A computed fold for a 350-nucleotide part of an RNA from an uncultured bacterium, annotated as small-subunit ribosomal RNA, central domain. The RNAcentral record of the full RNA draws on SILVA.
Context: one part of a larger RNA
RNA sequence: UUGGGUGUAAAGGGUGCGUAGGCGGGGAAGCAAGUUGAAUGUGAAAUACCGUGGCUCAACCACGGGGCUGCGUUCAAAACUGUUUUUCUUGAGUACAGCAGAGGCAAGCGGAAUUCCCCAGUGUAGCGGUAAUAUGCGUAGAUAUUGGGAGGAACACCGGUGGCGAAGGCGGCUUGCUGGGCUGCAACUGACGCUGAGGCACGAAAGUGUGGGGAGCAAACAGGAUUAGAUACCCUGGUAGUCCACACUGUAAACGAUGAUUACUGGGUGUGGGGAGAUUGACCCUCUCCGUGCCGCAAUUAACACAAUAAGUAAUCCACCUGAGUAGUACGGCCGCAAGGUUGAAACUC
Numbered sequence: 001u002u003g004g005g006u007g008u009a010a011a012g013g014g015u016g017c018g019u020a021g022g023c024g025g026g027g028a029a030g031c032a033a034g035u036u037g038a039a040u041g042u043g044a045a046a047u048a049c050c051g052u053g054g055c056u057c058a059a060c061c062a063c064g065g066g067g068c069u070g071c072g073u074u075c076a077a078a079a080c081u082g083u084u085u086u087u088c089u090u091g092a093g094u095a096c097a098g099c100a101g102a103g104g105c106a107a108g109c110g111g112a113a114u115u116c117c118c119c120a121g122u123g124u125a126g127c128g129g130u131a132a133u134a135u136g137c138g139u140a141g142a143u144a145u146u147g148g149g150a151g152g153a154a155c156a157c158c159g160g161u162g163g164c165g166a167a168g169g170c171g172g173c174u175u176g177c178u179g180g181g182c183u184g185c186a187a188c189u190g191a192c193g194c195u196g197a198g199g200c201a202c203g204a205a206a207g208u209g210u211g212g213g214g215a216g217c218a219a220a221c222a223g224g225a226u227u228a229g230a231u232a233c234c235c236u237g238g239u240a241g242u243c244c245a246c247a248c249u250g251u252a253a254a255c256g257a258u259g260a261u262u263a264c265u266g267g268g269u270g271u272g273g274g275g276a277g278a279u280u281g282a283c284c285c286u287c288u289c290c291g292u293g294c295c296g297c298a299a300u301u302a303a304c305a306c307a308a309u310a311a312g313u314a315a316u317c318c319a320c321c322u323g324a325g326u327a328g329u330a331c332g333g334c335c336g337c338a339a340g341g342u343u344g345a346a347a348c349u350c
Base pairs, nucleotide, nucleotide: 004321005320006319007304008303012318014202015201016200017199021195022194023193025088026087027086028085029084030083031082033081034080035077036076037075038074039073040072041071042070049065050064051063052062053061054060091192092189093188094187096184097183098182099181103178104177105176106175107174108173109172110155115150116149118148119147120146121145122144126137127136163170164169207248208247209246210245211244212243216242217241221237222236223235224234259317260316261315262314263313264312267295268294269293270292271291272290273289274288275287276286277285300305323350324349325348332343333342334341335340
């Protein structure tokens, strides 16, 4: 490379948008690049293959034949691919009428709780902490309790294998701006589609820069315990950080460890959002579309399991794997303020 694969054995890119490229719905007409047929030219000789013959045989040699799967030119065909024109509506989109939602951004507001530098009152010797202690706090009046004030962060109940978002993720209330989705209808466009190497954008936490903020929590650090030791687990403190603004970083078990899109293939039972029918009727019932769970047949699977939300049956496109270690390391390139990220070997060993 081919083949075979990628839920758990090696292997799905963290996610989207999208360039090139690849692939792509129905009808009609034209062209003839691919495609198919025919003719013709060429495809040297030798070699190789088949046949016959000559050296006593063979090797070797000679003659004849077929072939040389290719390329050029001309003519023809028009099913398929392509291309041009035209047309269609079911793919895709738009309009219209509705609907649900922690989707995003900004501003404002609210109550519970923690803390306290703060103020005032009551009150007196303990409080706190642990398995038990101690460090710590407290007669300069603590803990407890009542009233007031300040400030930061997070939003109990509702809350739900509930909802929304491409993923990361999103949860008090109100307002403003704004993205997407679903259902119904069938008015409009008429294949406008799918995927997507590079590229661009987004991307938890931690971390970085500058400036704010700092209640609680808390790496580092200090002390007290425990212990043979205890650079830990437990306790008392406590700084970065956690929060905000702007900029960077670009990684995660970024997981459903399962790429995207389309079509098809028994059922049962919950739940969220629509629609239709039936009904006097909000319910209940029947049908249907979109999501989200569970169970389970066929099929698949090494097994576990998966099973219309497929890991089944097929198609298109992308990404990735190829024994283990060395190693996601070294070197080089690119990116970054740094930390580091990305791309990514070999010797050697088994």